[in-house]
Context: one part of a larger RNA
RNA sequence: GGCAAAUGGUGGAUGCCUAGGCACUGUAAGGCGAUGAAGGACGUGGCUACCUGCGAUAAGCCCCGGAUAGAUGGUAACAAUCUCAGACCCGGGGAUUUCCGAAUCGGGCAACCGGACCGGAGUAAUGUCCGGUCAUAUCUUAGCAAAAUUCAUAUGCUUUGAUAUGCUAACGAAGGGAACUGAAACAUCUAAGUACCUUCAGGAAAAGAAAACAAAAGUGAUUUCCUCAGUAGCGGCGAGCGAAAUGGAAACAGCCUAAACCAUGUAAUGUGUCAAGACUGCAAUCUUUGCAUUACAGGUGUUGUGGGGCUUCUUGGUAAAAUUGCAGUAUACCGGGGAGUUAUAAAUCUUAAAGUUAGUCGAAUAGUAUGGAACGGCUAACCAUAGACGGUGAAAGUCCUGUAGACGAAAACUUUAAGACUCCCGGAAGUACCCCGAGUACCACGGAACACGUGAGAUUUUGUGGGAAUCUGCCAGAACCAUCUGGUAAGGCUAAAUACUCUUCAGUGACCGAUAGUGAAUAAGUACCGUGAGGGAAAGGUGAAAAGAACUCCUAUUAGGAGAGUGAAAUAGUACCUGAAACCAUUUGCUU
Numbered sequence: 001g002g003c004a005a006a007u008g009g010u011g012g013a014u015g016c017c018u019a020g021g022c023a024c025u026g027u028a029a030g031g032c033g034a035u036g037a038a039g040g041a042c043g044u045g046g047c048u049a050c051c052u053g054c055g056a057u058a059a060g061c062c063c064c065g066g067a068u069a070g071a072u073g074g075u076a077a078c079a080a081u082c083u084c085a086g087a088c089c090c091g092g093g094g095a096u097u098u099c100c101g102a103a104u105c106g107g108g109c110a111a112c113c114g115g116a117c118c119g120g121a122g123u124a125a126u127g128u129c130c131g132g133u134c135a136u137a138u139c140u141u142a143g144c145a146a147a148a149u150u151c152a153u154a155u156g157c158u159u160u161g162a163u164a165u166g167c168u169a170a171c172g173a174a175g176g177g178a179a180c181u182g183a184a185a186c187a188u189c190u191a192a193g194u195a196c197c198u199u200c201a202g203g204a205a206a207a208g209a210a211a212a213c214a215a216a217a218g219u220g221a222u223u224u225c226c227u228c229a230g231u232a233g234c235g236g237c238g239a240g241c242g243a244a245a246u247g248g249a250a251a252c253a254g255c256c257u258a259a260a261c262c263a264u265g266u267a268a269u270g271u272g273u274c275a276a277g278a279c280u281g282c283a284a285u286c287u288u289u290g291c292a293u294u295a296c297a298g299g300u301g302u303u304g305u306g307g308g309g310c311u312u313c314u315u316g317g318u319a320a321a322a323u324u325g326c327a328g329u330a331u332a333c334c335g336g337g338g339a340g341u342u343a344u345a346a347a348u349c350u351u352a353a354a355g356u357u358a359g360u361c362g363a364a365u366a367g368u369a370u371g372g373a374a375c376g377g378c379u380a381a382c383c384a385u386a387g388a389c390g391g392u393g394a395a396a397g398u399c400c401u402g403u404a405g406a407c408g409a410a411a412a413c414u415u416u417a418a419g420a421c422u423c424c425c426g427g428a429a430g431u432a433c434c435c436c437g438a439g440u441a442c443c444a445c446g447g448a449a450c451a452c453g454u455g456a457g458a459u460u461u462u463g464u465g466g467g468a469a470u471c472u473g474c475c476a477g478a479a480c481c482a483u484c485u486g487g488u489a490a491g492g493c494u495a496a497a498u499a500c501u502c503u504u505c506a507g508u509g510a511c512c513g514a515u516a517g518u519g520a521a522u523a524a525g526u527a528c529c530g531u532g533a534g535g536g537a538a539a540g541g542u543g544a545a546a547a548g549a550a551c552u553c554c555u556a557u558u559a560g561g562a563g564a565g566u567g568a569a570a571u572a573g574u575a576c577c578u579g580a581a582a583c584c585a586u587u588u589g590c591u592u
Base pairs, nucleotide, nucleotide: 001591002590003589004588005587006586007585008584009583015577016541017540020512021511022509023508024507025506026505028503029501030500031167032166039100040099041098042055043054044053046078050074051073061094062093063092064091065090066089070082071081072080105114106113107112115134116133117132118131119130120129121128136164137163138162139161142158143157144156145155171202172200173199174198175197176196182189186236212219213218223250224249225248226247233241234240254493255492256491257437261299262298264297265296266295267294268293269292270291271290277286278285279328280327281326282325283324284323304471306436307435308434309433310430311429312428313427314426316334317333318332319331336425337424338423339422340421348420349419350418351417352416353415354414355413356412357411359407360406361405365380366379367378368377381398382397383387390400391399442466443465444464445463446462447461448460449459473488474487475486476485477484528535529534548576551563552562553561554560
């Protein structure tokens, strides 16, 4: 020096564990904000670095309810206190809530600086301090001022009230809109109307009551799922893209307007005169009242066996015009019918029931040996509408918390039902005079959307140019034409079935178990890095219980160790469960 074994050191693998994650199911909620949000800064404790809570009333203040013996957060000790006259804790309601931040009195390098007006404190006075108000835009109330331009108006200023602004995970609609890639290259094409940007909204959004489908038979708004079907098709007919009707399910709900026509009111313009008119008839009475057009408001009206207007007839009861009397009518009320606050108008209250936000009750086991400890063994019992989970010194239905089941609210909120209350409501016949959504339909050219790349290319949409008809009308049925069939465009609203989960509660897992699972099991978006946008860690485990080692000794030592003591165990001593390998030693053996 090598090899082997043993004993240690070092190291932190492995095993076991879980305080944290991941995925999903059901449930609730689906917003917060000028009554100042989200998010922060700075403060705040007897002592207080961090986290948590809170806000100069600052780990808290008040009221109401629950619950019960201890309490002063994580967090020990010390100090000082509170508490059966109910503290601490849990729930409901309220008060306070510095400064920044949409930030909104002005400014500003966020958490700072400087003001004006009104009221107050203080000072001899100024400085100083406290409370309130003072942003912009739009609409709105009232007033003032005021151009070209005399009056006026535009406009400006002040004022009353309201609304908006900002934040937010995904889901939605709309406006814009790539490339890598694939085509084994690449240009049409694909990726993809994806990613991404912007605007706007809701608890869902969007769509939606046929100018729809279909095919000689019929269906009857929309949405979603299954099927049809990888079919029909599209396609440098390459790569690829890719329907619809039908059938079956989920859920179901229908409505309002424009126009024709009517009378009344207001305003403007024109016209008109003592005639017309003043709801109609008769009689009286009135005299810038009349008539026409336009605009606004009201009634009517809403359909495809075409509908409506218009004309005529008819329709329970009572009252009845604003010049007067009588009669009638419009109209009003009663009666009858229908509906309703989550569509089709909309607000509130009462009563009842259910639920949410604290909680309450809740069955049944002993002995014995082992052991540090019994929940395991053995012996003998019991409960069960409860043998779910978890904890307890080892593995517990009967020890604890609970579980099945039963019960509970002063206050706040939610839902449902009923009522109050509110809203709506005639019918028939006739005629072909009027109306039935216009720069629209449609056409041409250029694009886009439709599964469909311009194709024989319908349908939807629209940049440019042209440009109809009103029911004997118009559109569609995949060029176009005819017949036939279906529908009624150019206005609007509409729940449910559907999508999603920042978040609440309950639960589940052939999900992870500390190099895994979230980046984060721990003072983690922390430490640290970067001018910045941004990037971004490592780090879990003594023991049943701190019983965390009194006391003595070695030593330069508050390091470390040897005894002693605790403990079942200290090779469990806080560098703490187990403690692999690499690596480093010591001892012994063999060997050179």
Predicted 3D model of a 592-nucleotide part of an RNA (large-subunit ribosomal RNA, domain I) from an Ignavibacteria bacterium. RNAcentral holds the full RNA, with entries from ENA. It matches the Rfam family "Bacterial large subunit ribosomal RNA".